Predicted 3D model of a 524-nucleotide part of an RNA (small-subunit ribosomal RNA, 5' domain) from a metagenome. Model confidence (mean pLDDT): 86 of 100.
[in-house]
Context: one part of a larger RNA
RNA sequence: GAUUGAACGCUGGCGGCAUGCCUUACACAUGCAAGUCGAACGGCAGCACGGGAGCAAUCCUGGUGGCGAGUGGCGAACGGGUGAGUAAUAUAUCGGAACGUGCCCAGUCGUGGGGGAUAACGCAGCGAAAGCUGUGCUAAUACCGCAUACGAUCUCUGGAUGAAAGCGGGGGACCGCAAGGCCUCGCGCGAUUGGAGCGGCCGAUAUCAGAUUAGCUAGUUGGUGGGGUAAAAGCCCACCAAGGCGACGAUCUGUAGCUGGUCUGAGAGGACGACCAGCCACACUGGAACUGAGACACGGUCCAGACUCCUACGGGAGGCAGCAGUGGGGAAUUUUGGACAAUGGGCGCAAGCCUGAUCCAGCAAUGCCGCGUGCAGGAUGAAGGCCUUCGGGUUGUAAACUGCUUUUGUACGGAACGAAACGGCUCUUUCUAAUAAAGAGGGCUAAUGACGGUACCGUAAGAAUAAGCACCGGCUAACUACGUGCCAGCAGCCGCGGUAAUACGUAGGGUGCGAGCGUUAAUC
Numbered sequence: 001g002a003u004u005g006a007a008c009g010c011u012g013g014c015g016g017c018a019u020g021c022c023u024u025a026c027a028c029a030u031g032c033a034a035g036u037c038g039a040a041c042g043g044c045a046g047c048a049c050g051g052g053a054g055c056a057a058u059c060c061u062g063g064u065g066g067c068g069a070g071u072g073g074c075g076a077a078c079g080g081g082u083g084a085g086u087a088a089u090a091u092a093u094c095g096g097a098a099c100g101u102g103c104c105c106a107g108u109c110g111u112g113g114g115g116g117a118u119a120a121c122g123c124a125g126c127g128a129a130a131g132c133u134g135u136g137c138u139a140a141u142a143c144c145g146c147a148u149a150c151g152a153u154c155u156c157u158g159g160a161u162g163a164a165a166g167c168g169g170g171g172g173a174c175c176g177c178a179a180g181g182c183c184u185c186g187c188g189c190g191a192u193u194g195g196a197g198c199g200g201c202c203g204a205u206a207u208c209a210g211a212u213u214a215g216c217u218a219g220u221u222g223g224u225g226g227g228g229u230a231a232a233a234g235c236c237c238a239c240c241a242a243g244g245c246g247a248c249g250a251u252c253u254g255u256a257g258c259u260g261g262u263c264u265g266a267g268a269g270g271a272c273g274a275c276c277a278g279c280c281a282c283a284c285u286g287g288a289a290c291u292g293a294g295a296c297a298c299g300g301u302c303c304a305g306a307c308u309c310c311u312a313c314g315g316g317a318g319g320c321a322g323c324a325g326u327g328g329g330g331a332a333u334u335u336u337g338g339a340c341a342a343u344g345g346g347c348g349c350a351a352g353c354c355u356g357a358u359c360c361a362g363c364a365a366u367g368c369c370g371c372g373u374g375c376a377g378g379a380u381g382a383a384g385g386c387c388u389u390c391g392g393g394u395u396g397u398a399a400a401c402u403g404c405u406u407u408u409g410u411a412c413g414g415a416a417c418g419a420a421a422c423g424g425c426u427c428u429u430u431c432u433a434a435u436a437a438a439g440a441g442g443g444c445u446a447a448u449g450a451c452g453g454u455a456c457c458g459u460a461a462g463a464a465u466a467a468g469c470a471c472c473g474g475c476u477a478a479c480u481a482c483g484u485g486c487c488a489g490c491a492g493c494c495g496c497g498g499u500a501a502u503a504c505g506u507a508g509g510g511u512g513c514g515a516g517c518g519u520u521a522a523u524c
Base pairs, nucleotide, nucleotide: 001524002523003522004521006520007519008518009517010516013371014370015369016368017367018366019364020363021329026327027326028325030324031323032322035074036073037072040071041070043067044066047065048064049063050061051060052059053058081282082281083280090207091206092205093204094203095202096201099199100198101197104195105194106193107192108191109190110189111188112146114144115143121136122135123134124133125132126131152161153160154159166187167186168185169184170183171182174181175180208254209253210252215245216244217243220242221241222240223239224238225237226236227235257279258278259277260276261272262271263270264269284305285304286303287302288301307318308317309316310315335361337360338359339358343357344355345354346353347352374404375403376402377401384395385394386393387392410460411459412458413457414456418451423445424444425443426442427441428440429439430438468513469512470511471510472509473494474493475492479508480507481506482505483504489496490495
C1' cells in the first nucleotide's frame, strides 16, 4: 500500500447492489418447513344443494358438488442446513470394465379368465395417556393362483421358468328395460430392446506438518474352490503358499472437508476456501436393518446411551447442523414478516393443492458504488477569536448582504415493467364409422402482482432538511500561544516531558480523508 463474513471509539443525510453466529456439531419454548390424487377403492364424519316426511322444530336420503378418517398409488433418497469426522472408503484431472436405473424418449408384443382376504365401519372390551385386543361385514390399479409368452432368463440344446389393472371422455348402426355390451380416443398396466440423464465400482497422478514417529502387517499378501453383490474384488469363508508395505518416508502423532476459486503480488510465489457453483461427509451419541428404482434415510423404524418433558408410577413422548425465534458462549452477526405473482419442485387428465426452495419486504454505514449537505456576486478586508515587533497579521469572500437554483427531503397528484403460459372462441391437421371426444399447430380474445400505490413522472413552497474524524518532532502533508514542569502524560520506530515543550493538555491556525474517519486483529 492492498484486502476482510470483521470488532471497538467518535460521528452519521439518502439511494442502488451485495453480505450478515468465523465462538458451544451447546441446549432448545412456540409456529411453520412434504404433500398430493375421488379420473384407483369401499364409503359419508362435517359443509352446501336437490328429493321425501312433517303445521313447525326437525328427521330421513351418497342422489349431486365435494370430502374428514381409512385402503391404494406416486412423492417423501429432491429441495434446505452444517463442516463434527475424514490426510484418503475424500477431492481434482485423466482413464477403465465387471454393473444398476422410478419418472422421460424411441421401437416391438400383450392387457384373457378366476379366487380368498383386509382396513374403514358396527359390536364388545383393556388403558391415566400413548395406544391396543377380540369378533362380524365390505371394495379396489391392494394380495394370490390359472391361461398365454414376440422378447427375456436358465439350459444337459431335449427343454424348463416367469406377466399384467383398470379408469375416464365421446358415439352412428346392432343387442339390452336400464346400467351397459360394442366401437373409438386418452391416461394407465405387463414383458422386452435401445437411448438420454443419473448413480455404483476400479486404476494412475496430485493434495499440510512432525524422523525429538523407523520399522509396520496374520485376512495380513497371493492362489484354488465356494459363498455373496446390481457388479470386479479377501468383500466373506475353507484349504494351500509366505508373502505385502517402507528413507522416492511405511507406521504413528498433530492439524484439516476438497475443488472451481478469493486476497495479495510485476511475476514467481505466499495466504485463504465466508457468499455463489460442483463433489464428499453428517443429522442428539453409538449400532442395525426394513421399505423402495434409489436410503442403511435431518423433519422414517428398531436397539443401547446421555439429556429434557408427561404420568393415575403400571408406562409413555422428544431430537432446529430447515425458516424465524429463545437461553448460553462471545469482541461480534438480523424479523417468532409477506406471497406462491414469477422461477423451480412434488402430486394430479386438468382445475388446482402444497412448497420458510424461491421471490420480496424488515434490521445493521458490514462492504462496494452513486448522490447531496447549495451556486454566483460580495472589502470599509465588519464584529468576534488567535497571534503580535502594537505598526499590524490571520481566520477571510469566509460571514453579513444581493441575485439564482431545488438534487435530496416535505406536501399533493398520476403511475409501471416484471404476465404469458393455462382458459374461452375459431381455423387447419392427425386418429376415427364420425362434422363427438381427444392430440398437434396457427389466429383472435380475456383472467391472474407478494413486492406496491413501490420504482418512475409531474406540480408547489423554501437555502430551506443534512459534517465529521484523525493528525500537524523526523519517517510523513501540516505551527504558534498558553498551562504543566522527568509530574500529568504521549509513543508504530527513533524518542518527548527535570520553567520559554512545533512531541503532554487546551486554544487559534493548518494538513489529510470525508458519511465516514481512526484504532485493534488478520493475510500478502